[in-house]
RNAcentral holds the full RNA, with entries from ENA. Predicted 3D model of a 1193-nucleotide part of an RNA (large-subunit ribosomal RNA, half B) from a Planctomycetaceae bacterium.

Context: one part of a larger RNA
RNA sequence: CGGUGUUUAAGGAACUCUGCAAAAUGGCCCCGUACGUUCGCAAUAAGGGGCGCCCACGCAAGUGGGCCACAGAAAAUCGGCACUAGCGACUGUUUAUCAAAAACACAGGACUCUGCGAACUCGUAAGAGGAUGUAUAGAGUCUGACGCCUGCCCGGUGCUGGUAGGUUAAGGAAGAGGGUUAGCGAAAGCGAAGCUCGCGACCGAAGCCCCAGUAAACGGCGGCCCUAACUAUGAGGGUCCUAAGGUAGCGAAGUUCCUUGUCGGGUAAGUUCCGACCUGCAUGAAAGGCGUAACGACUGGUGCACUGUCUCAAACACCGACCCGGUGAAAUUGUAGUCGUGGUGAAGAUGCCACGUACCCGCGGUUAGACGGAAAGACCCCAUGAACCUUUACUGUAGGCUGAUAUUGGGUUGAGAUAUGUUCUGUGCAGAAUAGCUGGGAGGCUGUGAAUCGGGUGCGCAAGCACUCGAGGAGCCAUCGUUGAGAUACCAGCCUGGAUAUAUUUUAAUUCUAACCCCAUGCUAUGAAUCUAGGUGGGGGACAUUGUCAGUUGGGCAGUUUGACUGGGGCGGUCUCCUCCCAAAGAGUAACGGAGGAGCUCAAAGGUGCCCUCAGCCUGGUCGGCAAUCAGGCAACGAGCGUAAAGGUAGAAGGGCGCUUAACUGCGAGUCAUUUAAGACGAGCAGAUACGAAAGUAGGACUUAGUGAUCCGGUGAUUCCGAAUGGAAGGGUCAUCGCUCAUCAGAUAAAAGGUACUCUGGGGAUAACAGGCUUAUCGCCACCGAGCGUCCACAGCGGCGUGGCGGUUUGGCACCUCGAUGUCGGCUCAUCACAUCCUGGGGGUGAAGAAGCUCCCAAGGGUUUGGCUGUUCGCCAAUUAAAGUGGUACGUGAGCUGGGUUUAAACCGUCGUGAGACAGGUUGGUCCCUAUCUACUGUGGGCGUACGAAACUUGAGGAUUUUUCUCUUUAGUACGAGAGGAUUUGGAGGGACGCACCUCUGGUGUUCCUGUUGUCACGCUCGUGGCAGCGCAGGGUAGCUAAGUGCGGCGUGGAUAAGUGCUGAAAGCAUAUAAGCACGAAGCCGUCUCCAAGAUUAGGUUUCGUUUGAGUCCCCUGAAAGACGAUCAGGUUGAUAGGUCGGCGAUGUAAGGCGAGUAAUCGUUUGAGUUGACCGAUACUAACGGACGAACG
Repeated sequence: CGGUGUUUAAGGAACUCUGCAAAAUGGCCCCGUACGUUCGCAAUAAGGGGCGCCCACGCAAGUGGGCCACAGAAAAUCGGCACUAGCGACUGUUUAUCAAAAACACAGGACUCUGCGAACUCGUAAGAGGAUGUAUAGAGUCUGACGCCUGCCCGGUGCUGGUAGGUUAAGGAAGAGGGUUAGCGAAAGCGAAGCUCGCGACCGAAGCCCCAGUAAACGGCGGCCCUAACUAUGAGGGUCCUAAGGUAGCGAAGUUCCUUGUCGGGUAAGUUCCGACCUGCAUGAAAGGCGUAACGACUGGUGCACUGUCUCAAACACCGACCCGGUGAAAUUGUAGUCGUGGUGAAGAUGCCACGUACCCGCGGUUAGACGGAAAGACCCCAUGAACCUUUACUGUAGGCUGAUAUUGGGUUGAGAUAUGUUCUGUGCAGAAUAGCUGGGAGGCUGUGAAUCGGGUGCGCAAGCACUCGAGGAGCCAUCGUUGAGAUACCAGCCUGGAUAUAUUUUAAUUCUAACCCCAUGCUAUGAAUCUAGGUGGGGGACAUUGUCAGUUGGGCAGUUUGACUGGGGCGGUCUCCUCCCAAAGAGUAACGGAGGAGCUCAAAGGUGCCCUCAGCCUGGUCGGCAAUCAGGCAACGAGCGUAAAGGUAGAAGGGCGCUUAACUGCGAGUCAUUUAAGACGAGCAGAUACGAAAGUAGGACUUAGUGAUCCGGUGAUUCCGAAUGGAAGGGUCAUCGCUCAUCAGAUAAAAGGUACUCUGGGGAUAACAGGCUUAUCGCCACCGAGCGUCCACAGCGGCGUGGCGGUUUGGCACCUCGAUGUCGGCUCAUCACAUCCUGGGGGUGAAGAAGCUCCCAAGGGUUUGGCUGUUCGCCAAUUAAAGUGGUACGUGAGCUGGGUUUAAACCGUCGUGAGACAGGUUGGUCCCUAUCUACUGUGGGCGUACGAAACUUGAGGAUUUUUCUCUUUAGUACGAGAGGAUUUGGAGGGACGCACCUCUGGUGUUCCUGUUGUCACGCUCGUGGCAGCGCAGGGUAGCUAAGUGCGGCGUGGAUAAGUGCUGAAAGCAUAUAAGCACGAAGCCGUCUCCAAGAUUAGGUUUCGUUUGAGUCCCCUGAAAGACGAUCAGGUUGAUAGGUCGGCGAUGUAAGGCGAGUAAUCGUUUGAGUUGACCGAUACUAACGGACGAACG
């Protein structure tokens, strides 16, 4: 010093994030018990009283009487209570090992699915669970007792239903095309059949589109303007948008940013709490809304009781620590002969530089440092790292749904397609009138029944046409004519649309039973079998099942992707090309430096030949103006040149006109530029052209932007290749096309997110803390003097500006540290600066006094307690002389705390489809280290101090102290009109602080005394003892101790600061200064107190001693001392300790005897007995026995 306990004066939560911890309560009986309520509770509510022993009575419960104590549930065991909010109904469950909760569950509610071979789940399957259950059942999802309720929206997404149309796979399939070639052809070429290749009308399901329904499905639930006779507000109105615009309820909330909202309550004081208000950043109705009795190791607030939580600490017990004996680890460790300060330095030094300090070595303590130990930082960044998770990322896939086909067979009916045959059908206007087209055609039909009439069927443009039945009994039509584009009778071929027959085929429905599936079974094998194989019977049935193929769905599952630059990262911006500046007079040259453009355009805006000159201004001139067109003049370039800028340009590159296509093909000496690949310029040659009389010019545009490698694929051309040959397919070559491959030298044809559940590798190459540099910002100071101040720049202020200092703010930079420098606040303990809050000394004042304001000097001392909040800060209450500002790793976590922040759980709001996220809020949530060195604080040993000792000292040096208030006297004086009201001097008393002490007041006092409970023991009674926290309780000596007592700061000297002076020149004056002299502060140096000669400069004095021994030590008895050493008192010539005796003090009347009483108990002997530490006395016991030790010179 710590741990675990015990006690504590006065106060009683003032402590603190929080009454954490502790204390208090506690048992049984009786009395009594509120609000609320789901009538069960609440409730042991709360709050009171009683409790022992003895005697009598009584069956008992109990009643009455008596007795003792501070205390009778006497010890131990053993609820603190009440009020008020939030959340969750409840009992339960959970993160084994930091979270027990408001999270999970729950009974109850709702929705959805499921008809049994059920849905659903597991499984490749067989099979199993569901369930030996059957919709009052089972499964999934949400909500979460109970009460009152649960609004509006179906536009999006999902789910369910629908299916006319659109789209759509495998499969089927008409047909067209290509290749080949018998044949034809002089050749070019054409080309049957077959074979073959790739297309392919049409048929073809689910899905999707589409149409509805559905929110206790996922989800969502507005803006602006105006308006009432004060103002304010807005019942009301207007307008825009929407799928619909938030209803009831609640509301600064576990949700409210601003915010400590405002008001009220509670408190002296209330960031919390309660009640309201409503301005709801960003409430809201089964991700339920609002209430709610009971319950809660949940989370707030308050009161009572109680207390060492605190003011403010003290004492004691035991266990550690310490000492002795025994045994005996660990992390760590480059080597260590391991100081301070200032500086330096990879920017915070034991080790470097300078100065200072320091004899050598232990032991006990304290932790400020050794960027201490521990763990290759978890935050941050990076990695073409990882892992999980999510989704409307990409690509797949299990599974589901659907179709085709096989397993797979027979009928019937309907519908369709195709082919063939038959048969009908056809109306523009005009025209007899319903003219399909073309050709032939002058006849055709008719007793095998014409015209005409009646009935029926079909078509229809409503005129009629075709067919048929009956009557009828001989004609009807064409040619011609009219009309018209076309002329009718009749015949043939065909078209449109229909009917019908046959064949083929598709499809739908239905039926059958024999595949296949299922069930039953008093059947058989069988003597058992819910097995196996069969039989019989029944139910389904070519469906289902299963295989293959195909479409669709498919985070259920899987593999991956999810850019870089970046004054950290993210967000933002950017990424290629052109022009200018930066760019430093060759070229080139960076930045998230400063400015702008491009991702085209033009058939003329190209070529050529010829010609012309602009902008602007002045003057004149119809409408006509500043400005239109016209005329004259001035005008070298200020205009124009498609598009940015720069360069260029009037002797044109600008403007106009004519003719035109060189906006050509094949090449290209030589250059610029250059890592490469790209890029740029180019005379000249050949061919074919345009313009020009010609010389000539022309391979786009005044120039510099207008862009994309390779692969892959398309198109055209081609004297290329052609897998035996001929072809073909395919390829090559030339030309050309397809990329905002814009992350623009282009990872793939094809790619987003979360991680606080995280992980790995790295980084101080890179952020958050701290340090460093800087000082924009910040703080302070100074200069200038516009103005304010009645007057007056400067009592006090000081515009616009300027210059510094500081290194406390917010930043900038990214220099040490990422193989770890723990982060806010509090507590504890401080230390320094001074830009001074108080106290002290001064100057000025717009200083009468008092109180102030301002400036100068001054760092000695001091600088409060509470309410709220995690707070620093701040606000508030009450004081005070004052309630200072800063630094010290925003001092201090190997000192404490852990409320905040900042892991894992959970809730709310908001954002997000989601996983999740939020300098938003809220509840909960492991703080390790035995100290080696330095440092500090104590305490010893060695050696030295030139002989050895014992004492007493000096004081170089160091440390401590240093305070302030009130009252009173001077004095109600000076001053002042009054109100008010001093300087100065003396006196007194306090606060805080410090030192010492224990007489007093108290605390403690673990056995000093007493009382007493339970139980056990001493055989019993008596009397004692043990244990139960010293069992509990009442007192208390010594010691220790504060709250108790005493004392302290004084006074004074010296030198000074600001300031004030004397004399006094330089400078005949003036001047406190230059020479000289003097005042002047709590500050400085002394004075007071303490340490101190290792003050290695080791001092001084006195005395003693040197072997005939000064002195000291070991050892022993001890305490006024003490961790151990040490110190001190003693060691027989002795009171050192123990014992004994006496006393003080404490307790409070012992035991035994006697007496009283039935007994408990009482009286007397008796202020008795007992008594640790205190004060004396007394050698009874123990202090026995040893060693060292001084003349070198």
The source organism's lineage runs through Bacteria, Pseudomonadati, Planctomycetia, Planctomycetales and Planctomycetaceae.
Its mean pLDDT, the model's own confidence on a scale to 100, is 85.